[in-house]
Context: one part of a larger RNA
Molecule: small-subunit ribosomal RNA, 3' major domain
Organism: metagenome
RNA sequence: UGACGGGGGCCCGCACAAGCGGUGGAGCAUGUGGUUUAAUUCGAUGCAACGCGAAGAACCUUACCAGCUCUUGACAUCCUGCGAACCCUUGAGAGAUUAAGGGGUGCCGAAAGGAGCGCAGAGACAGGUGCUGCAUGGCUGUCGUCAGCUCGUGUCGUGAGAUGUUGGGUUAAGUCCCGUAACGAGCGCAACCCUUGUCCCUAGUUGCCAGCACUUCGGGUGGGAACUCUAGGGAGACUGCCGGUGACAAACCGGAGGAAGGUGGGGAUGACGUCAAGUCAUCAUGGCCCUUAUGAGCUGGGCUACACACGUGCUACAAUGGCCGGUACAGAGGGUCGCAAACCCGCGAGGGGGAGCCAAUCCCAGAAAGCCGGUCGUAGUCCGGAUUGGAGUCUGCAACUCGACUCCAUGAAGUCGGAAUCGCUAGUAAUCGCGAAUCAGAAUGUCGCGGUGAAUACGUUCCCGGGCCUUGUACA
Numbered sequence: 001u002g003a004c005g006g007g008g009g010c011c012c013g014c015a016c017a018a019g020c021g022g023u024g025g026a027g028c029a030u031g032u033g034g035u036u037u038a039a040u041u042c043g044a045u046g047c048a049a050c051g052c053g054a055a056g057a058a059c060c061u062u063a064c065c066a067g068c069u070c071u072u073g074a075c076a077u078c079c080u081g082c083g084a085a086c087c088c089u090u091g092a093g094a095g096a097u098u099a100a101g102g103g104g105u106g107c108c109g110a111a112a113g114g115a116g117c118g119c120a121g122a123g124a125c126a127g128g129u130g131c132u133g134c135a136u137g138g139c140u141g142u143c144g145u146c147a148g149c150u151c152g153u154g155u156c157g158u159g160a161g162a163u164g165u166u167g168g169g170u171u172a173a174g175u176c177c178c179g180u181a182a183c184g185a186g187c188g189c190a191a192c193c194c195u196u197g198u199c200c201c202u203a204g205u206u207g208c209c210a211g212c213a214c215u216u217c218g219g220g221u222g223g224g225a226a227c228u229c230u231a232g233g234g235a236g237a238c239u240g241c242c243g244g245u246g247a248c249a250a251a252c253c254g255g256a257g258g259a260a261g262g263u264g265g266g267g268a269u270g271a272c273g274u275c276a277a278g279u280c281a282u283c284a285u286g287g288c289c290c291u292u293a294u295g296a297g298c299u300g301g302g303c304u305a306c307a308c309a310c311g312u313g314c315u316a317c318a319a320u321g322g323c324c325g326g327u328a329c330a331g332a333g334g335g336u337c338g339c340a341a342a343c344c345c346g347c348g349a350g351g352g353g354g355a356g357c358c359a360a361u362c363c364c365a366g367a368a369a370g371c372c373g374g375u376c377g378u379a380g381u382c383c384g385g386a387u388u389g390g391a392g393u394c395u396g397c398a399a400c401u402c403g404a405c406u407c408c409a410u411g412a413a414g415u416c417g418g419a420a421u422c423g424c425u426a427g428u429a430a431u432c433g434c435g436a437a438u439c440a441g442a443a444u445g446u447c448g449c450g451g452u453g454a455a456u457a458c459g460u461u462c463c464c465g466g467g468c469c470u471u472g473u474a475c476a
Base pairs, nucleotide, nucleotide: 001476002475003473004472005471007470008469009468010467011466012465013464015460016459019424020423021422022421023420026315027314028313029312030311031310032309033308034306035305042053043052064301065300066299067298068297069296070295073125077124078123079121080120081119082118083117086103087102088101089100090099091098092097107114108113127290128289130288131287132286136284137283138279139278140277141275143273148187149186150185151184152183153182154163155162156161167178168177169176193267194266195265196264198235199234200233201232202231203230204229208224209223212222213221214220238261241255242254243253244252245251317417321376322375323374324373325372326371327370333364334363335362338357339356343352344351345350383414388409389408390407391406392405393404394403430452431451432450433449434448435447436446
């Protein structure tokens, strides 16, 4: 100087407390451990691994296993020879591949050749998701959006170092003020950026419709530019104003005006560093290793196994509910290899059909909870839907291993969950539906969007994490 203390002081954080809803019990989905297996590819492992890499494993993916094959190679550059490239047909084979036949003759050339592509050959070489993240770059997680981390000069100390950065107040903040052997400065904080909340200006189609007219009652038409909205510009919030407290400070408390008030809400933004944290399987890369194989192709299988254990979720156990009928209101997205309307068929998944739309125009697209009416009456039920049988639809070369969905039948566990444990402070929790990426198909996951919309916070004694000062130490 740090680190540590079941030392002290001060102060924060959904850290506790106060509340609301869960998890832990059930069924299922998904990830992991374990076990099994020819293989169940590999990685991630307290917080910070476990719906994680994977924004999507039937083949492909795919790295794993079995079998069948290739050896200058699936991919790159160079050399020689032949042939344009390329297209079609037939035989063998699970296919990779292999055998044979046919068509075809291009472009630039001063007719030697060249460019490009294919085949054959020789070797230089290719290739490796093989090992080492404890050789590395890059990227990332975490402490933590915590308020800290340092430097120059000066001063003090033999020196390590100290001072500044401590102290008195204050703040979300090393934020600001005052004091001060320190005076300044840098990286962080804040602001500048995006978005949302109010108003004004400009613009008016595909969007809008107040007044006027027409109307098949649909902004449909004429028209309008007000309103909504769209998207460009601007205004607005600064403790600016008033009162009080304070040290005449910084600031704090209350108030006015205001759409908004003291950082208005949300996002992006992550200092010096810590964990030899994670990643050699995104990529790059040193070293080591393989080279008729640890490289490459193909078919089939596996990654989907299942006495069990754990994590994360979904659906429930019901009446604030289930079912039936009627009826209302979003936002944000996506669409030409696409989204697909009307209409017809089917109980339905879906099929036929193809208008319109490269989209403020058309489509996906019925929002759902809600509201109105009816029914059920506390029951393993008109709750719950697992499981299984049957019949189908769709995607795709192909749904056996191993897809999603529909209909009929079947109706399991489950009556609110032990010890323990998680999230959340406001348009939040809870609850309700909608969309997108990936994607042929395949979400209860992920990322977004809006609808309805709470309760509680006395307080900081205690648990956890953190910041500053101080103290002890046989630790570095």